The prediction has a mean pLDDT of 82. Large-subunit ribosomal RNA, domain VI from Candidatus Nitrosopumilus sp., 257 nucleotides, folded computationally.
Context: one part of a larger RNA
RNA sequence: CGUGAAUAACUGAGGGGAAGUUGCUCCUAGUACGAGAGGAACAGAGCAGCGUGGCCACUGGUUUACCGGUUGUCUGAUAAGGCAGGCCGGGCAGCUAAGCCGUUUGGGCUAAGUGCUGAAAGCAUCUAAGCACGAAUCCCAUCCCGAGACAAGUUAUUCUUUCGUAAGAUGAAGGUCGGCAGCAAAAUACUGCGUUGAUAGGAAGGUGGUGUAGAUCACAAGCUUCGGCGAGUGAUGAGCCAGCCUUUACUAAUAGA
Numbered sequence: 001c002g003u004g005a006a007u008a009a010c011u012g013a014g015g016g017g018a019a020g021u022u023g024c025u026c027c028u029a030g031u032a033c034g035a036g037a038g039g040a041a042c043a044g045a046g047c048a049g050c051g052u053g054g055c056c057a058c059u060g061g062u063u064u065a066c067c068g069g070u071u072g073u074c075u076g077a078u079a080a081g082g083c084a085g086g087c088c089g090g091g092c093a094g095c096u097a098a099g100c101c102g103u104u105u106g107g108g109c110u111a112a113g114u115g116c117u118g119a120a121a122g123c124a125u126c127u128a129a130g131c132a133c134g135a136a137u138c139c140c141a142u143c144c145c146g147a148g149a150c151a152a153g154u155u156a157u158u159c160u161u162u163c164g165u166a167a168g169a170u171g172a173a174g175g176u177c178g179g180c181a182g183c184a185a186a187a188u189a190c191u192g193c194g195u196u197g198a199u200a201g202g203a204a205g206g207u208g209g210u211g212u213a214g215a216u217c218a219c220a221a222g223c224u225u226c227g228g229c230g231a232g233u234g235a236u237g238a239g240c241c242a243g244c245c246u247u248u249a250c251u252a253a254u255a256g257a
Base pairs, nucleotide, nucleotide: 001148004159005158006157007156008155009154010153014145015144016143020050021049022048023047024046025045026044033038051103052102053101054100055099059097060096061095062094066090067089068088069087070086071084072083073082074081075080092243105141106140107139108138113133114132115131116130162169163168176257177256179193180192181191182190199252200251201250202248203247204246205245206244207242208241209240210239216235217234218233219232222229223228
């Protein structure tokens, strides 16, 4: 820009996809076949490798959120911290593979080919008329996109007002900006919320991570210059923390254009 405008849901012309592939075992079967020695196949079942699509309950990885230990140095200090991801031990969510799941099966038209009936040509002949089969191919079923599919589609609902001769103004349904965010994200877009509100932050509780905080008191192996010092133990699964869950309008989603 086109289709009166708009919101929501569709149809499906058309397009795209590895819409997989390979091997082994069992069974068929010690069967067919073969004098014997030996020794199959079709159909069926299971498993695995590679490729590919998706996922994070499990097993792990990562985790510069977080918790703890410890080194050097600095902040007056034994407290609490800064810097070097310092190093080390753990680690939820998220992301992820080495982890988990799917990757099936059927139908149709056919190719080479195999046939039936059957003349031309009293026979014969798969072909000339007619009919039946036949492949990892092709088409459909299957997954994804899809009305810019200009034949521009369909359904439901809402609006389609007022002024003006006209130009134009007004601005309906609805949308956008301004605003809070994330199952989204380079910018944009998308999705949710916007006080008739749990959208984000905060707070409370839960669940979980780490592993028992500082100060103080009590005790304590032992050492002692007899004044005290003292690793450690207990009060203490404590303290600290959370991208998760639930609740709660305390803060901001106002006002407006």
The organism belongs to Nitrosopumilus, within Archaea. Rfam family: Archaeal large subunit ribosomal RNA.